[in-house]
RNA sequence: CAAGCAGAUCGGGUGGUCGCGGGCGCGCGGCCUGUGAGCCACGACGCGCCUGAGGAAAGUCCGAACUCCACAGGGCAGGGUGCUGGGUAAUCCCCAGUGGGGGCGACCCUAAGGAAAGUGCAACAGAGAUAAGACCGCUUGCGCGCGCUGGGUUGCAUAAGCUCCUGGCGGCGUGCGAGCAAGGGUGAAACGGUGCGGUAAGAGCGCACCAGCGGCCGGGCGACCGGUCGGCUAGGCAAACCCCACCUGGAGCAAGACCAAAUAGGAGGGAUAUAAGGUGGCCCGCCUUCCCCUCGGGUACGGCCGCAUGAGGCUCGGGGCGACUCGAGUCCAAGACAGAUGACCACCCUCGACAGAAUUCGGCUUACAGAUCUGGUUGCUUG
RNA sequence: GGGGGAUUAGCUCAGUUGGUAGAGCAGCGGACUCUUAAUCCGUUUGUCGCGAGUUCGACCCUCGCAUCCCCCACCA
Numbered sequence: 001c002a003a004g005c006a007g008a009u010c011g012g013g014u015g016g017u018c019g020c021g022g023g024c025g026c027g028c029g030g031c032c033u034g035u036g037a038g039c040c041a042c043g044a045c046g047c048g049c050c051u052g053a054g055g056a057a058a059g060u061c062c063g064a065a066c067u068c069c070a071c072a073g074g075g076c077a078g079g080g081u082g083c084u085g086g087g088u089a090a091u092c093c094c095c096a097g098u099g100g101g102g103g104c105g106a107c108c109c110u111a112a113g114g115a116a117a118g119u120g121c122a123a124c125a126g127a128g129a130u131a132a133g134a135c136c137g138c139u140u141g142c143g144c145g146c147g148c149u150g151g152g153u154u155g156c157a158u159a160a161g162c163u164c165c166u167g168g169c170g171g172c173g174u175g176c177g178a179g180c181a182a183g184g185g186u187g188a189a190a191c192g193g194u195g196c197g198g199u200a201a202g203a204g205c206g207c208a209c210c211a212g213c214g215g216c217c218g219g220g221c222g223a224c225c226g227g228u229c230g231g232c233u234a235g236g237c238a239a240a241c242c243c244c245a246c247c248u249g250g251a252g253c254a255a256g257a258c259c260a261a262a263u264a265g266g267a268g269g270g271a272u273a274u275a276a277g278g279u280g281g282c283c284c285g286c287c288u289u290c291c292c293c294u295c296g297g298g299u300a301c302g303g304c305c306g307c308a309u310g311a312g313g314c315u316c317g318g319g320g321c322g323a324c325u326c327g328a329g330u331c332c333a334a335g336a337c338a339g340a341u342g343a344c345c346a347c348c349c350u351c352g353a354c355a356g357a358a359u360u361c362g363g364c365u366u367a368c369a370g371a372u373c374u375g376g377u378u379g380c381u382u383g
Numbered sequence: 384g385g386g387g388g389a390u391u392a393g394c395u396c397a398g399u400u401g402g403u404a405g406a407g408c409a410g411c412g413g414a415c416u417c418u419u420a421a422u423c424c425g426u427u428u429g430u431c432g433c434g435a436g437u438u439c440g441a442c443c444c445u446c447g448c449a450u451c452c453c454c455c456a457c458c459a
Base pairs, nucleotide, nucleotide: 001379002378003377005375006374007373008372009371010370012348013347014346015345016344017343018342020052021051022050023049024048025047026046027045029040030039031038032036054354058365059364061363062362063361064360065359066252067251068250069249073284074283075282076281078248079247080246081245082244083097084096085095086094087093098112099110100109101108102107113243114242118241119240120237121236135184136183137180138179139178140177141176142175143174144173145172146171147169148168149167150166151165152164155162156161192210193209194208195207196206197205211233213230214229215228216227217226218225219224256305258303259302266295267294268293269292270291275289276288277287278286297458298457299456312331313330314329315328316327317326318325319324349352384455385454386453387452388451389450390449393408394407395406396405402439410426411425412424413423414422432448433447434446435445436444
């Protein structure tokens, strides 16, 4: 210098004018493109001061806080999680490791318990798809035909040759059996892999190494790793049912509490204590009892609380590899309910992406123009 | 704001132990007819919303996105 990896931070700036939400203080009969049965002492309006979106506020995918149902209790079913150890209020999150996979490397990915508890599945192809199987093939036994070859010499014949009888072949073809699973072929997958020996041909049949399984020894909290011995082989799928271990009640701020206003306590259906309801999937238990469902009716898009000091942020110090935690100091930083956070002007720069709170937190996931910083890696060049 | 559901041919929908995706209508071509409709015959239809993963193999199982639809005020 180039390429690439990991982590962290920022997400236009400054000034002016006007406007909007919230809070505090002061003044006061004011406000309006609305003139009203308007709004305002439950503080309108004016003035002043302070303050006002995010790293994701999003998706609502997890986990909690909070609230109601019994301070949510027992069982079954269902659901979730799934290498190990730790962190946390908790988690499908985070950290550190183990095994596996990828990359030259920095580093990245990983739903990764159990397939010798049981059930199930495997299309097509293929001989055979799981206590499977023999199509081609290899070896061998008994026949037959052809070929080669040895012997005999019945007949024809001078001879050669033909014919006939009888043997051999690790020659070929073919039929019926037996052995084999090495090779070929099919498939995503064929009852370990490579090599040597062995054999009629073969085969864990024997041996060596490797993979896998089991026992023992050593290391580690553990997942697991290393060594050694043994018997020789046990296939895949559990994001199929299932088994094992652990966790799990339901609903959600339109939860829920208080205040105010209004009506037909109407119609239909169900049930009426061996019942109904409390949103449970079911059973039990507990609590309450003229209750439940549908239609219809009323009030209004009512007020106030919940609602922002919280598992909070920042700095320093201690512990820990780290996630995190402990102690001290310091700070308070949006809070609406038709829902504010904007518009214009001037200057500057790298010309500005994705997007906007709605009960609140901790995570994850997804979207995102660009800028900055830190620490590794690989290659090239120069000294 | 909260909760639930759906996405398959141009349209409406089927599709289960995971094994080459179908039906009706519509479209196109032909027959019949003077012509059209109706009828008959034949035929094309497809990124199974998108992207990953599990598996030999995914419309189907798992995860993450996208789009659309439905329900939920209070009182008695």
Predicted 3D model of RNase P RNA and transfer RNA as a complex of 459 nucleotides. It holds a member of the Rfam family "Bacterial RNase P class A". Its family is annotated with tRNA processing, dimeric ribonuclease P complex and ribonuclease P activity in the Gene Ontology. By type it is a ribozyme. The prediction has a mean pLDDT of 78.